[in-house]
Context: one part of a larger RNA
Molecule: small-subunit ribosomal RNA, 5' domain
Organism: Pseudomonadota bacterium
RNA sequence: GGACGAACGCUUGCGGCGUGCCUAAAACAUGCAAGUCGAACGAGGGAGCAAUCCCUAGUGGCGAACGGCGGAGUAAUACAUAAGUAACGUGCCCCGAAGACCGGGACAAACGCAGAAAUGCCAUAAAUACCGGAUGUGGUCUCGAGGAGGCAUCUCUUGGAGACUAAAAGGUUUUUCGCUUCGGGAGCGGCUUGUGGCCCAUCAGCUAGUUGGCGGGGUAACGGCCCACCAAGGCUACGACGGGUAGGGGGUCUGAGAGGAUGAUCCCCCCGAGUGGGACUGAGACACGGCCCACACACCUACGGGUGGCAGCAGUUAGGAAUCUUGCACAAUGGGGGAAACCCUGAUGCAGCGACGCCGCGUGGAGGAUGAAGGAUCUAGGUCUGUAAACUCCUUUUGUCGGGAAAGACUUAGGACGGUACCCGACGAAUAAGCACCGGCUAACUACGUGCCAGCAGCCGCGGUAAUACGUAGGGUGCGAGCGUUGUCC
Numbered sequence: 001g002g003a004c005g006a007a008c009g010c011u012u013g014c015g016g017c018g019u020g021c022c023u024a025a026a027a028c029a030u031g032c033a034a035g036u037c038g039a040a041c042g043a044g045g046g047a048g049c050a051a052u053c054c055c056u057a058g059u060g061g062c063g064a065a066c067g068g069c070g071g072a073g074u075a076a077u078a079c080a081u082a083a084g085u086a087a088c089g090u091g092c093c094c095c096g097a098a099g100a101c102c103g104g105g106a107c108a109a110a111c112g113c114a115g116a117a118a119u120g121c122c123a124u125a126a127a128u129a130c131c132g133g134a135u136g137u138g139g140u141c142u143c144g145a146g147g148a149g150g151c152a153u154c155u156c157u158u159g160g161a162g163a164c165u166a167a168a169a170g171g172u173u174u175u176u177c178g179c180u181u182c183g184g185g186a187g188c189g190g191c192u193u194g195u196g197g198c199c200c201a202u203c204a205g206c207u208a209g210u211u212g213g214c215g216g217g218g219u220a221a222c223g224g225c226c227c228a229c230c231a232a233g234g235c236u237a238c239g240a241c242g243g244g245u246a247g248g249g250g251g252u253c254u255g256a257g258a259g260g261a262u263g264a265u266c267c268c269c270c271c272g273a274g275u276g277g278g279a280c281u282g283a284g285a286c287a288c289g290g291c292c293c294a295c296a297c298a299c300c301u302a303c304g305g306g307u308g309g310c311a312g313c314a315g316u317u318a319g320g321a322a323u324c325u326u327g328c329a330c331a332a333u334g335g336g337g338g339a340a341a342c343c344c345u346g347a348u349g350c351a352g353c354g355a356c357g358c359c360g361c362g363u364g365g366a367g368g369a370u371g372a373a374g375g376a377u378c379u380a381g382g383u384c385u386g387u388a389a390a391c392u393c394c395u396u397u398u399g400u401c402g403g404g405a406a407a408g409a410c411u412u413a414g415g416a417c418g419g420u421a422c423c424c425g426a427c428g429a430a431u432a433a434g435c436a437c438c439g440g441c442u443a444a445c446u447a448c449g450u451g452c453c454a455g456c457a458g459c460c461g462c463g464g465u466a467a468u469a470c471g472u473a474g475g476g477u478g479c480g481a482g483c484g485u486u487g488u489c490c
Stems, first nucleotide, its partner, number of pairs: 001490004006486005013361006019354002021319001026317003030314003035062003040059002043056005069272003079196007088189003093185007101133004112121003138165006145158005170177002198244003205235003210232004215227003247269004251262004274295005297308004325351001327350003333347001334345004364394004374385004399427006408417001434479005439460003445474005455462002
C1' cells in the first nucleotide's frame, strides 16, 4: 500500500447493486416451511323436485431421498483430476416389440365401548389395494451344438430341449390417461484404480479378519463385506502406526511473477440433523420437519401414562466486540401432485432493517475589496482568516407538494414489487459536512495553559518554566458521507 462476512469512536443527505451469528453443532415459546389426486375406491355430509354438483376423515397412487439449512465429524469409505466397470442399478421421460384371460377373500373410515389425553377394542361392504390359477412374444436358470470377438476369470450371437416367471380390459369419454413383460436410449447413481494437496520423528515400529488362498453366505455388483478351513503373511524413513488440526474443489485476497494466505456470499461434491445405535418402506434412505430402542434435556398429566427435537423462514433466550422483519406474493423462474381447471411451495421473486461493502449524486454556480465586523496574532505599523461572508444575478440535481404512469405476461384474463421506477408542473439556496492529523519518517505552525505533573506514543522519542511532540484556541494539511483506531492476511 491492498484486502475484509469485520468490530469500536466521532459524524451522517440520497439512490443503485450486493451483503449481514465468524462466538454456543447452545436451548427453544408461537406461526408457517410437503403436499396433491373425487378422471383409482367405497362411505359420510351439504345443495337441488330430479339429473347432477360441491366438500371431506379413510383405503389407494405419486411425491415426501428434491428443494432449504449447517460444517460437528472426516487426513481418506472424502475431494480434485484421469481412467475402468468382461463386476453393477435405475421410478418418472423418449423409442421399439408383445400382451392384459378366469376367479377369490380381507383390512380401514363413519357407528358403538374404554381412556384425562395419546390411543386401544368389537362388527360390516369397495377398488388401479391384496391373493390364487391360466397364457409366454419375451425374460431368468440348467443341459448340449455352431459362429464371432476379447482383457486372465470371459463376452456377444444363432437356433434346440426342460423348469420357473406378467398384468388394472381400470378411469374418463369429443380426446386419451393408465397397467404388464422385454430390448435400447437419455439423465442420475453404486463400485474400482493411478496421481495430487496440512503439521509433529520430543510418534519408529504397526497389524489376528490382520495378508493371501479354497469353499460358501450376502449384495444391484467386485471384494475378509461376512463365515468355516488352510497358509503366514501384509504395511513401514519414498514416513507405516500414533498425536494435533481441518470439510474438499471451482475460487477469493495479495504479489510483476514465482509464491504466500484463505475456503463468507455464488456453483459442484461430501458429511450431519439433540447424542448413540438399528432396521422398515421404496427405483432410490439407513431417511432434518418418517419409524423403533437407549441416554440427556424439556413439557403435559385425572399419577395409570403420554409428548417433543428451528444446523428450514421469521422470531426468543443465552454467549459475544458483533450480525436483520414473528413482512408481502406465488405475478415471474423452478419444483411436487393432477387429464385439466387448479392446489401446495419461508425454494424463489420482492419489500423492511444495518454507511457492512462497492459504485454514483448532492450539500449550489457566477460576480463581489471598503480587503467590513468578529476571532487569532503582533515589533501595535501590520498580518492571517479572506472572495470567505454580506450584497447582486442565476440554476433546481436533491427535497417538498400536485398530476400522469410502465415493461417485467409467452396467452384472452391475471403484477407481490407498486401508485414503485420513470415523466410533467409548482415552490424555494432552499433540506444536507464531518473526521483525523500538523517533531522526523510524513503533506501541514503559532499563541496560551501545564511544568518528568497531567498526559502523548507505530518507531525514534516528547514533558523537570518560553513544549511547532501534552491540553485548548486560531490557522493549516489530508480524505470526504465518511474519517480514524483495533484485529487478521499478503